[in-house]
RNA sequence: GCCGAUUUAGCUCAGUGGUAGAGCAACCGCCUUGUAAGCGGUAGGUCCUCGGUUCAAUCCCGAGAGUCGGCACCA
Numbered sequence: 001g002c003c004g005a006u007u008u009a010g011c012u013c014a015g016u017g018g019u020a021g022a023g024c025a026a027c028c029g030c031c032u033u034g035u036a037a038g039c040g041g042u043a044g045g046u047c048c049u050c051g052g053u054u055c056a057a058u059c060c061c062g063a064g065a066g067u068c069g070g071c072a073c074c075a
Base pairs, nucleotide, nucleotide: 001071002070003069004068005067006066007065010024011023012022013021018055026042027041028040029039030038048064049063050062051061052060
C1' cells in the first nucleotide's frame, strides 16, 4: 500500500428502517444466625465520527477514525 471483518450499557454480545435488549457486573430489597448461592426490583446508552437518502436511520449509501486478520513491499 491492497483486501476483508468489526465498532451497540462497566464487560461479553443480540437487534436490523418505526424512537434499543439479554447475560454478567453495580446498587436496593427478600431469604439466611451470618456470608455465598437463590429470588424480586432499580439504575446505566450522543448505537465510533461527519455527511447523504428517507416522513422516519443503530440499521441503507459515501467519506473518515479505532481494533483485528490476510496479502504485498522492505534492507
Molecule: transfer RNA
Organism: Ramlibacter sp. Leaf400